[in-house]
RNA sequence: GCCGGAGUAGCUCAGUAGGAUAGAGCAUCCGCCUUCUAAGCGGAAGGUCAGAGGUUCGAAUCCUCUCUCCGGCG
Numbered sequence: 001g002c003c004g005g006a007g008u009a010g011c012u013c014a015g016u017a018g019g020a021u022a023g024a025g026c027a028u029c030c031g032c033c034u035u036c037u038a039a040g041c042g043g044a045a046g047g048u049c050a051g052a053g054g055u056u057c058g059a060a061u062c063c064u065c066u067c068u069c070c071g072g073c074g
Base pairs, nucleotide, nucleotide: 001073002072003071004070005069006068007067010026011025012024013023019057028044029043030042031041032040050066051065052064053063054062
């Protein structure tokens, strides 16, 4: 340099032939339960969907460029 894959909550990930208000588990916080803790149950908070631009009535999803990480080729 070329090719491919990945980037979504603090962590691990789901969500893709474009359409709901962007989700789950764990972690965190609050409450219930318990003599207390853990476990269990209920709830809350937490997101510029890597960044920018484009297409579209509408983009996490499609297109272009850039960044980071992983693999392959040279």
Annotation
Transfer RNA from a Patescibacteria group bacterium, 74 nucleotides, folded computationally. Its mean pLDDT, the model's own confidence on a scale to 100, is 80. Rfam family: tRNA. It is annotated as a transfer RNA.